[in-house]
Context: one part of a larger RNA
Parts: sequence; C1' cells; structure tokens
RNA sequence: AGACGGGGACCCGCACAAGCGGUGGAGCGUGUUCUUUAAUUGGAUGAUAAGCCAAGAACCUUACCCAGACUUGACAUCCCGAGAAGGACUGCGAAAGCAGACUGUGCUUUAUUGAACUCGGUGACAGGUGCUGCAUGGCCGUCGUCAGCUCGUGUCGUGAGAUGUUUGGUUAAGUCCAUCAACGAGCGCAACCCCUAUGAUUAGUUGGAUUUUUCUAAUCAGACUGCCUCGGUAACGGGGAGGAAGUAGGGGACGACGUCAGGUCAUUAUUGCCCUUAUGUCUGGGGCGAGAAACGCGCUACAAUGGCCGGUACAAAGGGGAGCGAUGUCGCGAGACGGAGCAAAUCCCAUCAAAGCCGGUCUCAGUUCGGAUUGGAGGCUGAAACCCGCCUCCAUGAAGUCGGAAUCGCUAGUAACCGUGGGUCAGAAUACCGCGGUGAAUACGUUCCCGGGUCUUGUACU
Repeated sequence: AGACGGGGACCCGCACAAGCGGUGGAGCGUGUUCUUUAAUUGGAUGAUAAGCCAAGAACCUUACCCAGACUUGACAUCCCGAGAAGGACUGCGAAAGCAGACUGUGCUUUAUUGAACUCGGUGACAGGUGCUGCAUGGCCGUCGUCAGCUCGUGUCGUGAGAUGUUUGGUUAAGUCCAUCAACGAGCGCAACCCCUAUGAUUAGUUGGAUUUUUCUAAUCAGACUGCCUCGGUAACGGGGAGGAAGUAGGGGACGACGUCAGGUCAUUAUUGCCCUUAUGUCUGGGGCGAGAAACGCGCUACAAUGGCCGGUACAAAGGGGAGCGAUGUCGCGAGACGGAGCAAAUCCCAUCAAAGCCGGUCUCAGUUCGGAUUGGAGGCUGAAACCCGCCUCCAUGAAGUCGGAAUCGCUAGUAACCGUGGGUCAGAAUACCGCGGUGAAUACGUUCCCGGGUCUUGUACU
C1' cells in the first nucleotide's frame, strides 16, 4: 500500500421489512445429472451451467454408432496426358460407388493452340467439429450502470509511498459547493443518440372526416429549480404557482481501470502437438427422442372471483410472392375445392382479439372441476411421419382438494390476469423476442440476512 475481521462510523440496493403472485407437492413439456446403450456426438456446472450454444435433431442438419464404398480426395492452387461441356443408356447395388457401351462436337486462335468445364495420372498438397480457452486474437458473462480508476507538475517522506481523491455539506453520481499544499487533467458519471407523453407548422393517399378533430410523418417548440416562498455562505433541500409533463417526466442504447489463468480452439482466426488408403470424404440405416432415480426452468390444474352454452363490445404491434390467400361451396372438425385481391395505411393473415359486459345452466361433488393416458377414425406438411411430427373428431377419463423444510420475482401503467404477432421454419413451441387490453396492494423503517461504496481501526496474511 492492499486484502480480511462473527471491529467501528456513515450511506445505498426489491437486501430485509410491508405487500401481491409464485416455485418446492400433482400430471405433462423442456434442459441437466446419473444410468443404460452399438451410439445415446460435443460443450456449458455455485452466484456467472441446466427452454444454455440450439432463431426450431423424421432424411438433411450431424459432429455419434453400424454397414457398404473412395484415396491428390467433397473443396483450393500448380504440372502432364486425353476429351468441348453436356445428354440419355446397360449390368451389380439399399444408395454411394464400381464396370461397360452410345450420342454430341460449341466459343477463341499468328489454325499449333487458348478460355471455361470433364476424365485419367503424378506429387507438392488438400482435409480434420482431432487435443490444448492453462499458448492466443476476437467476442461474451460477472462484480456493476457500482462510483469509482488514474495521470502531469508541485509539496511531504531516506524509501515503499502519501497528498490531490481527505474534511464539512449535498447528490442517483469523485454530482456540485465550501474549505484545504496543492493546482490542473484524463478514463468513467451526466449530456449529446433513439422511443414515448403535450402543442404548433407543413404535407397528406390507400387512412379518418365532411366542421373543429382523429390518424400518418417530417420539422420545430416546450422543463431550465426559469418564477414565488422558507432554510442555507454556497451547492442544494422542503413547499407552492403555472403547466400535458417537475426537479434525472417514463423507457432504451451506452458498461471506466480491472477481477474471476471465468466461458468459447465446435462461428471464425490462430501457436504448438497429433491423423494422412484415415482421426479425411461419400452413402444407406440407426442414434442425438433410451429411463429405476435426482435436480433446474416452465405449462395446465386442483375450481363458483369458477366451468359450460347463447348474445354482444373495444386493441396494439407485426408478417406476406416458391408468399398471404378473401367471397363462395363441401366437411361436426382439422381441412379440402376454388381462386378475387395484394410487393401492401389499399388486399390477405384477421368478423382481426381474449379477459370484459348481458342472459341461462351447474350447487360443492374427484363433480358439467381437471385434463394425463389409451383405443378407434381422419386431416396436413414432406421422396418418406415405424423408431420419431403437428392437428381434428368419437370414446376413455389418471394424478391432483392449494403443496414440508426451504426458496423466487415484483415499487406503477409495475405485479398479476388476458389474448395477439414475429423470428427460426417444408412441417414441428408450454421456449424466445415483441405488442397491446384489464389493472392492484404495500414501503413504519434500516435492528437483522445478502451484496456494494466511503472513511477509520486491528492484523502473526500478500
């Protein structure tokens, strides 16, 4: 100088407390461990792994296993020889591949050839999701959006170092003020950027209206403790007015010096090592989907603030050409036939919602709750749904009566509840990323738990 303390002082954070809803019990979905397996590819493992890499494993993907094949190779550059390229065919075969036979002869040229492409050969080489994230770059997580981390000159100290950065206030903030052997500066904080709440102007078709307005989207205005008052030297704090908005208005992007030899050699790049008729490459099939058991994250419930039936109202944000697909007809339905319109403020997904409201029924029961599981019959995508997809209808109706110890999220348009869209995608979400609708309760306070900041103190630790 740090680090640590079941030392001290001060301060902060959904950290506790006060509340609301969950998880832990059930069934199912998904990920992981373990086990099993020919293989169940690999990585991630307290916080900082576990609906994570994976924005989507039937084949492909795919890296794993079995079997069948290839060896200058699936891919790149160079050399030699032959042939345009290409096309259809025969045999073996599951295909890949192996063996064979036919057709076709284009462009260019000093008519030798040359360019693209194909086949054969030769070796230089290719190739490796093989190992090392403890050799690395890059990117990312975390402490933490915490308020810190440093430098120049000066001064003090023999020196390591200190001072500045401490102290008194104040702030979300090393934010600002006052003081001070310090005076300044840098990286952070804040601001500059984007969305949103109000108004104005302009423009408006495909949107709305026929009149103000709504809507769309471009530019501006507006908020600064500016005004009043109280406290204060000041910074600033308490209250008030005006205002759509008030003291950072709400949200996002943005993550200092560093820490964890944190994560990633499987995105890619890359040091070193290893394989080279195989640890490379292709194909068919299987596996990644197994299941005694354990854990994480979710979905659906256990019901009457509810289930079912009928009627009725109101969104936002998105997507669409190998696409979205209307009206109509058929089907109980999934869906089918058909094809209007639309590269979209026009048409479609999508009557665009559901919870809501009105009426009816059920009357506390393992039920008209709950929907797992199973049988049967169908639909869709796709060469192909057996392993192993999704959906519909009929039947079946399991556990479950609110969950032990323990534990998580959230402070406002938030939690909770409700639906809706998108990416991935042929098909395949209870996941992920968005969108709106309804819309709370509580915070006395900082003693305690956890994490962090500043100063100080002790230390046999560095």
Predicted 3D model of a 462-nucleotide part of an RNA (small-subunit ribosomal RNA, 3' major domain) from a metagenome. RNAcentral holds the full RNA, with entries from SILVA. Its mean pLDDT, the model's own confidence on a scale to 100, is 83.